Small-subunit ribosomal RNA, 3' major domain from an Acidilobaceae archaeon, 476 nucleotides, folded computationally.
Context: one part of a larger RNA
RNA sequence: UGGCGGGGGAGCACACAAGGGGUGGAGCCUGCGGCUUAAUUGGAGUCAACGCCGGGAAUCUCACCGGGGGCGACAGCAGGAUGACGGCCAGGUUAAAGGCCUUGCCCGACGCGCUGAGGGGAGGUGCAUGGCCGUCGCCAGCUCGUGCCGUGAGGUGUCCUGUUAAGUCAGGCAACGAGCGCGACCCCCGCCCCUAGUUGCUACCCUGGGGGAGACCCUGGGGGCACACUAGGGGGACUGCCGCCGCUAAGGCGGAGGAAGGAGGGGGCCACGGCAGGUCAGCAUGCCCCUAAUCCCCCGGGCUGCACGCGGGCUACAAUGGCGGGGACAGCGGGUUCCGACCCCGAAAGGGGGAGGUAAUCCCUCAAACCCCGCCGCAGUUGGGAUCGGAGGCUGAAACUCGCCUCCGUGAACGCGGAAUCCCUAGUAACCGCGCGUCAACAUCGCGCGGUGAAUACGUCCCUGCUCCUUGCACA
Numbered sequence: 001u002g003g004c005g006g007g008g009g010a011g012c013a014c015a016c017a018a019g020g021g022g023u024g025g026a027g028c029c030u031g032c033g034g035c036u037u038a039a040u041u042g043g044a045g046u047c048a049a050c051g052c053c054g055g056g057a058a059u060c061u062c063a064c065c066g067g068g069g070g071c072g073a074c075a076g077c078a079g080g081a082u083g084a085c086g087g088c089c090a091g092g093u094u095a096a097a098g099g100c101c102u103u104g105c106c107c108g109a110c111g112c113g114c115u116g117a118g119g120g121g122a123g124g125u126g127c128a129u130g131g132c133c134g135u136c137g138c139c140a141g142c143u144c145g146u147g148c149c150g151u152g153a154g155g156u157g158u159c160c161u162g163u164u165a166a167g168u169c170a171g172g173c174a175a176c177g178a179g180c181g182c183g184a185c186c187c188c189c190g191c192c193c194c195u196a197g198u199u200g201c202u203a204c205c206c207u208g209g210g211g212g213a214g215a216c217c218c219u220g221g222g223g224g225c226a227c228a229c230u231a232g233g234g235g236g237a238c239u240g241c242c243g244c245c246g247c248u249a250a251g252g253c254g255g256a257g258g259a260a261g262g263a264g265g266g267g268g269c270c271a272c273g274g275c276a277g278g279u280c281a282g283c284a285u286g287c288c289c290c291u292a293a294u295c296c297c298c299c300g301g302g303c304u305g306c307a308c309g310c311g312g313g314c315u316a317c318a319a320u321g322g323c324g325g326g327g328a329c330a331g332c333g334g335g336u337u338c339c340g341a342c343c344c345c346g347a348a349a350g351g352g353g354g355a356g357g358u359a360a361u362c363c364c365u366c367a368a369a370c371c372c373c374g375c376c377g378c379a380g381u382u383g384g385g386a387u388c389g390g391a392g393g394c395u396g397a398a399a400c401u402c403g404c405c406u407c408c409g410u411g412a413a414c415g416c417g418g419a420a421u422c423c424c425u426a427g428u429a430a431c432c433g434c435g436c437g438u439c440a441a442c443a444u445c446g447c448g449c450g451g452u453g454a455a456u457a458c459g460u461c462c463c464u465g466c467u468c469c470u471u472g473c474a475c476a
Stems, first nucleotide, its partner, number of pairs: 001476002003473003007470007015460002019424005026315008034306002042053002064301007074116004079110001086106003090102004119291003123288003129284002131279003134275003141180006147156003159172004185268005191235007200225002204223008238261001241255005317417001321376007333364003338357002342353004383414001388409007430452008
């Protein structure tokens, strides 16, 4: 100087408390361990490994296993017109092969048979590395110049008081300044204004069609750009105003006005560094290793194996529910060997045709929870859907190992979960569906989007951890 303490002081965080919903029990999905296996390729291992490697593996992927086949630029040397290298009918071998073997034929100058050297390697080392990432850290710290103090390591500044989300700011002070961080900045959302008007909009005007007795309603065309929307620019919030507290400070509390307050909400960015953290399997790369195989290709299998253990999730155990019928309202996105309206066939999955759309134009795209009516009446049930049987469909060369969907049948565990443990403070949690990524096909995953929409926070440092000051230390 740091680190540590079952030392002290101050402050903070869904850290506890207050409250809401879960996990831990069940079935299934998924990752991991273990076991098994010819192989079940490998990595990741407390937080910070375990729906992670965008890792949803039928072939491919693929690195694993079984089987089969192939490959050495260049230089030198054996060999070679008594035919090198290469190719092939038939037969045999085989899952299939002029791959190999038998028998021969064609070709016409080179030459992995040997040595060196190459090319290749998802072979090793993340304890040789670059790059990138995780984490401490939604932290508020980390330093420098000059001066001053100390023999020196070093200290001071960075401390104290108040304050803040903040080393944020104010006052004090042998310090005075400065840099990287904080903030400011950039993007999205919330209010207003301007500009613009097609593919968007339709209040108003003209006009066509349909319904109606009529008021009027539905639908199309023209005008129009008001409204909505789209997307570019600008305004707006600053403790600016008032009161109280505070030191006349920084600031705090309350109020007015306002669409919005005191950081308006969300995101991007994120210090000096530590963890020999992770990745040689994304890529790059030193060294080591393999070279006729640890390289390259093909077929098949495996990564999906199942006595078990663990993590994450999905669906439930029902009546605030389930089922049947009817009715209503989104947003983000995506679309050309793609999205596919609409018509026909089918009970459905789906099939046959096929308008329009390279997209504010057309399509995916009727959202679901919700509301109304009816049934069920507490039952392992009209809860729950696992498992298995049958029939059919889709993608693909191919669904046996090992895909998804539809229909009929079958209907398991499960009656709210021990010790323990996780998330969440507002348009949040919880619940509900939708889009996209991956993608031929396959989503209970990931990333987004909207809909419905709570409870509680007195407070504290007791638990977990963090920051600052201080103290002890046999630690560095």